[in-house]
Context: one part of a larger RNA
RNA sequence: GGACGAACGCUGGCGGCGUGCUUAACACAUGCAAGUCGAGCGGACUUGCCUUUGAUGCGAUUUCGGUCAAGUUAUUGGCAAGUUAGCGGCGAACGGGUGAGUAACACGUGGGCAACCUGCCCUUAAGCCCGGGAUAACAACCCGAAAGAGUUGCUAAUACCGGAUAGAUUCUUUGAUCCACCUGGGUUGAAGAGGAAAGAUUUAUCGCUUAAGGAUGGGCCCGCGUCCCAUUAGCUAGUUGGUGAGGUAACGGCUCACCAAGGCGACGAUGGGUAGCUGGUCUGAGAGGACGAUCAGCCACACUGGAACUGAGACACGGUCCAGACUCCUACGGGAGGCAGCAGUGGGGAAUCUUGCACAAUGGGCGAAAGCCUGAUGCAGCAACGCCGUGUGAGCGAUGACGGCCUUCGGGUUGUAAAGCUCUGUCAGGGGGGACGAUAAUGACGGUACCCCCAGAGGAAGCCCCGGCUAACUACGUGCCAGCAGCCGCGGUAAUACGUAGGGGGCGAGCGUUGUCC
Numbered sequence: 001g002g003a004c005g006a007a008c009g010c011u012g013g014c015g016g017c018g019u020g021c022u023u024a025a026c027a028c029a030u031g032c033a034a035g036u037c038g039a040g041c042g043g044a045c046u047u048g049c050c051u052u053u054g055a056u057g058c059g060a061u062u063u064c065g066g067u068c069a070a071g072u073u074a075u076u077g078g079c080a081a082g083u084u085a086g087c088g089g090c091g092a093a094c095g096g097g098u099g100a101g102u103a104a105c106a107c108g109u110g111g112g113c114a115a116c117c118u119g120c121c122c123u124u125a126a127g128c129c130c131g132g133g134a135u136a137a138c139a140a141c142c143c144g145a146a147a148g149a150g151u152u153g154c155u156a157a158u159a160c161c162g163g164a165u166a167g168a169u170u171c172u173u174u175g176a177u178c179c180a181c182c183u184g185g186g187u188u189g190a191a192g193a194g195g196a197a198a199g200a201u202u203u204a205u206c207g208c209u210u211a212a213g214g215a216u217g218g219g220c221c222c223g224c225g226u227c228c229c230a231u232u233a234g235c236u237a238g239u240u241g242g243u244g245a246g247g248u249a250a251c252g253g254c255u256c257a258c259c260a261a262g263g264c265g266a267c268g269a270u271g272g273g274u275a276g277c278u279g280g281u282c283u284g285a286g287a288g289g290a291c292g293a294u295c296a297g298c299c300a301c302a303c304u305g306g307a308a309c310u311g312a313g314a315c316a317c318g319g320u321c322c323a324g325a326c327u328c329c330u331a332c333g334g335g336a337g338g339c340a341g342c343a344g345u346g347g348g349g350a351a352u353c354u355u356g357c358a359c360a361a362u363g364g365g366c367g368a369a370a371g372c373c374u375g376a377u378g379c380a381g382c383a384a385c386g387c388c389g390u391g392u393g394a395g396c397g398a399u400g401a402c403g404g405c406c407u408u409c410g411g412g413u414u415g416u417a418a419a420g421c422u423c424u425g426u427c428a429g430g431g432g433g434g435a436c437g438a439u440a441a442u443g444a445c446g447g448u449a450c451c452c453c454c455a456g457a458g459g460a461a462g463c464c465c466c467g468g469c470u471a472a473c474u475a476c477g478u479g480c481c482a483g484c485a486g487c488c489g490c491g492g493u494a495a496u497a498c499g500u501a502g503g504g505g506g507c508g509a510g511c512g513u514u515g516u517c518c
Base pairs, nucleotide, nucleotide: 001518002517003516004515006514007513008512009511010510013390014389015388016387017386018385019383020382021348026346027345028344030343031342032341035090036089037088040087041086043084044083045082046081047080048079049078050077053074054073055072056071059068060067061066097301098300099299107225108224109223110222111221112220113219116218117217121214122213123212124211125210126209127208129163130162131161132160138153139152140151141150143148170193171192172191173190174189175188176187177186178185179184199206200205227273228272229271234264235263236262239261240260241259242258243257244256245255246254276298277297278296279295280291281290282289283288303324304323305322306321307320326337327336328335329334354380356379357378358377362376363374364373365372366371393423394422395421396420403414404413405412406411427459429454430453431452432451433450437445462507463506464505465504466503467488468487469486473502474501475500476499477498483490484489
């Protein structure tokens, strides 16, 4: 000198764009953050219409027995529209947060898989036949303070199960041919075994099953790179390898049985400390050094530890189970919870925001769609926290006014500065119009940006420094005191170094200080 997610002191007009718990991965009140589909299913409920059977009945008629009857109400069956607790499907593994752990194939980069998986999506081919038994909802009974259970009975499906069919697929056996980078792989035959499906509808379609290919996303393996300590020198029993088996989507001590005795290490094993990694950011002429906020990619984690279930995908932030700590409810028998989602609270701290608006846009989930959901996101709010822009007026104006300060008492300086005169109208204020973002509808932002008009210099300047380094000097006060100070050093009676004033210098809505890095 530059830089900062900064903080502190003094000061503070406006706008745009960014940024905002670096500390306690501390504890959390409250609300919201993941739902959706009735075009999968049976019910239940609401409304309307038609209908069955009653009751009542404005009225009409009457031979006074009755008959017909608008309307009201209950009821049987049906149709239509709507709502949705449950079963079922898809999603909930994305999106959002955090950096605790991790020195590791975690990350970066380059490769490999002839050792793998891939829902939804795209392409192609084929199929979608016949049956069955349940169960929630519901009803009845019933336990419990609650959370939540139990028994019996009924019912549906794109829920579940059996059978049929299936040359491609899987397994076993067995040929041919092509290829190969260690196992083998591709193509094409034969025999045997086993294996699918689901319907809905407004008849346009949307689905279902099998197989092949693609796309996308992942899994695994390897080379190289990746902090400090040798005042850490030896480490290792599933350890290293083999055979066999199990397990996995898949290779593999991944696991197990047996066998062998190996494997790693001064080219730093093992141990300890520290740390998420990268694209990048800051600095520097570069080489390098330091850092890893925001944004983007990857990883890991979700009160702490462990485990699996479901599923195409999890060992699953707002799922389950177990254990633990903590908090809460309780009728003391037993239960409930997890903000490192968005806001917000307490606490810690030098220090870091609103319990806001909207799904209008972009994107995501579900749905045939209308649409619903979306604290992702788009916006607004707060904060000079940063960067950038802009204003706080312009011109003329000497008797060089008053005042202040200094003075050699002549004057000098503040100083064209002020006053005064003539103007202008940025920003802020008032009034009017008023978007793009959405090329049909739909705008949170927002009556915002922007444009026009109005009035009026009015509402808008401070901070640090002035001994040398280093731009900028005098007076008074103080008297090694009070104090200053980045270094050298000032202060003990004329202090340009302390304090105040005048003057000056620098930067300017900021200026200084502190901290950290180069």
Predicted 3D model of a 518-nucleotide part of an RNA (small-subunit ribosomal RNA, 5' domain) from an uncultured bacterium. The full RNA is in RNAcentral, with records from ENA and SILVA. Rfam family: Bacterial small subunit ribosomal RNA.